[in-house]
The RNA shown here (SAM riboswitch aptamer (S box leader)) has 121 nucleotides and comes from a Dehalococcoidia bacterium. The organism belongs to Dehalococcoidia, within Bacteria.

This record gives sequence, C1' cells and structure tokens, in this order.
RNA sequence: GGUUCAUCGAGAGUGGUGGAGGGCAUCGGCCCUGCGAAACCACGGCAACCGAGCCGCCCCUCGCCCGGGCGGGUACGGUGCUAAAUCCGCCCCGGCCGCGGCUUGCCGGGAGAGAUGAAUC
Repeated sequence: GGUUCAUCGAGAGUGGUGGAGGGCAUCGGCCCUGCGAAACCACGGCAACCGAGCCGCCCCUCGCCCGGGCGGGUACGGUGCUAAAUCCGCCCCGGCCGCGGCUUGCCGGGAGAGAUGAAUC
C1' cells in the first nucleotide's frame, strides 16, 4: 500500500519547542487560529478494537476439567483518540413543509471519500 469485516451524533487537555496555517480528496459553506495553526516532545485524560486475566449465564459432560458461545466489568499489554456528528453539504432515492441564499429549508436511507481497529495478501 491492496482486499475483507466492524465501528464512526458518546467520551477525554495542560505545559514546552515551533512559527502560519488547520478542520484528511475536490469544490461550496461554516468554524478554529499571533489571546499562537500544523508538526514534534513531556505529562495527564478518554475509550473495551485486539491480547491477557476476572465474574455471571448458556452449550458440551453422568458430573467436573478442557473447549465453544453470550453478557458484564478491569486501562495490565498492543493500538487509537483527546473543538464542533467523520464540523456540514456535494452524487442518487424516498418523505415533509412555510417551497427555499434562515450554512442554497427539514427528515430518513444509500453511494462516494475518509478515519480507527482486526484479519489477510
């Protein structure tokens, strides 16, 4: 980097270095930013995706162990995350109303793009 699957309206910031961008395609909005962006570092925090161990229930068993499944809880190990829904829209479909520049109305579903994890190549 490719593929597959799952999840993406919850949650969690201070300091130092750094100096002008950032919100992960494009475009259009909107927002953050010299009261200091990105990035990096330190410390803190959030979170059960994977591993591990713990508890309960079920299956298996004559019964137990082992094994399997489901649920709960734990930040120990491996990641991840720590403004706003993945900030919102964009393309398609359906519904609604006051029929559109009140973010080009509102609601729902899907696609596309993306992020994270696990498996695999």